[in-house]
RNA sequence: GGCCCUGUAGUACAAUGGAUAGUACAUAGGUCUCCGGAACCUAAGAUCCAGGUUCGAUUCCUGGCGGGGCUAC
Numbered sequence: 001g002g003c004c005c006u007g008u009a010g011u012a013c014a015a016u017g018g019a020u021a022g023u024a025c026a027u028a029g030g031u032c033u034c035c036g037g038a039a040c041c042u043a044a045g046a047u048c049c050a051g052g053u054u055c056g057a058u059u060c061c062u063g064g065c066g067g068g069g070c071u072a073c
Base pairs, nucleotide, nucleotide: 001071002070003069004068005067006066007065010025011024012023013022018055027043028042029041030040031039048064049063050062051061052060
C1' cells in the first nucleotide's frame, strides 16, 4: 500500500428502518445494621465525526477518524 471486520453509558454486551436506545456489573442516594458487607428500592449516565437516502436512521449508503485481522514489494 491492498482487502476484510469493527466503533452504543465507566466496563462487558443487546437492539433493529418506527418506541421512552435496553440488560448486567460498576457509581451515587435510600431502607436495613452498632458500623460495614450482603439483600432490596431509586437515580444519573451512551449510539465516533460529516454528509446522503427515507415520512422516519443506532440500523442502509459515501467519506473521514480510531481499533483489530489478513496480505504484498

Model confidence (mean pLDDT): 81 of 100. The RNA shown here (transfer RNA) has 73 nucleotides and comes from a Saprospiraceae bacterium. Taxonomically the source falls in Saprospiraceae (Bacteria, Pseudomonadati, Bacteroidota, Saprospiria). RNAcentral holds the sequence, with entries from ENA. Rfam family: tRNA.